[in-house]
RNA sequence: AGUUCGCCGGGCGGCCGCGGCGCAAGCUGAGGAAAGUCCGGACUCCACAGGGCACGGUGCUGGCUAACGGCCAGGCGGGGCGACCCGACGGAAAGUGCAACAGAGAGCAGACCGCCGAUGGCCUUUGGGCACAGGCAAGGGUGAAACGGUGGGGUAAGAGCCCACCAGCGUCCCGGGCGACCGGGUCGGCUCUGCAAACCCCACCGGGAGCAAGGCCAGACAGGGGCGUCGGUGACCCGCCGAUCAAGCCCCGGGUGGGCCGCAUGAGGCCGACGGCAACGCCGGUCCCAGAUGGAUGGUCGCCAAUGGGCCGAGAGGCCCGGAACAGAAUCCGGCUUACAGGCGGACU
Repeated sequence: AGUUCGCCGGGCGGCCGCGGCGCAAGCUGAGGAAAGUCCGGACUCCACAGGGCACGGUGCUGGCUAACGGCCAGGCGGGGCGACCCGACGGAAAGUGCAACAGAGAGCAGACCGCCGAUGGCCUUUGGGCACAGGCAAGGGUGAAACGGUGGGGUAAGAGCCCACCAGCGUCCCGGGCGACCGGGUCGGCUCUGCAAACCCCACCGGGAGCAAGGCCAGACAGGGGCGUCGGUGACCCGCCGAUCAAGCCCCGGGUGGGCCGCAUGAGGCCGACGGCAACGCCGGUCCCAGAUGGAUGGUCGCCAAUGGGCCGAGAGGCCCGGAACAGAAUCCGGCUUACAGGCGGACU
């Protein structure tokens, strides 16, 4: 100068004030993100014989987990001198589609400049010339991308046209790995563009709505209209199930919006031991840690403290100032993402 992982994000006390618990004394009272509500679950209600077809999501491998689009470890590709970082990273030789601009040509491509003009043609002083037919794709130019690269042979000029090596693709074999994949060999045609966060194909996953769920109590009001079969299986189809002559469903209108439960002992926190590279698991001990709903968690004073600034001093040191950010529970939990003054520690380049 950087990279990465983990952590803190004031402490103690007095007084006043607020919420919860408690007869009282007293005890207790925001966060690492409580946030965005983006994923995944717990829980609750509704629904559910089954199948087809759709729809949505995920997408290298192995593991962890209640589950995940999360985490850990690894593989491959890309970036960096490096520590390390980033990656929707299955399939483009199933099918369809798209490839702007530029450019001659953009998908079994093409000839603008250029090269050649052996062969045929024309001219000729017989040496050759012209660049007409025609051949070519090496070099230039355009582009994100122009149908392998280098060297040699070959040729009129050239070209995988031929050869050697290399790269890539595919077949087969051997070795390593649970696997993604890696290393080596063999043969092949010689090269088969890119895009699937385009349709699509493949594999796996997925009922719906959400604590204003849902239940109990109390209170208030005003009923009216429609359907004849209706409802459910998210939509549709097949099929199935339930209710049925006073209920059911739908629409309009009216009333209430009070109390209690749900509601905080939980995939819980801390410490230690063990297994594992790790995520994590398991065992033992210990602790109880917000619960509002006109929505509490604040104010003030004193002391102390990290870093910082100023002054004095030769120095050791002393004195003074200041002492901060983002934000803020609302059923709970695991993640991700975003915001954040300042500070600490470990490992590494």
Molecule: Bacterial RNase P class A
Organism: marine sediment metagenome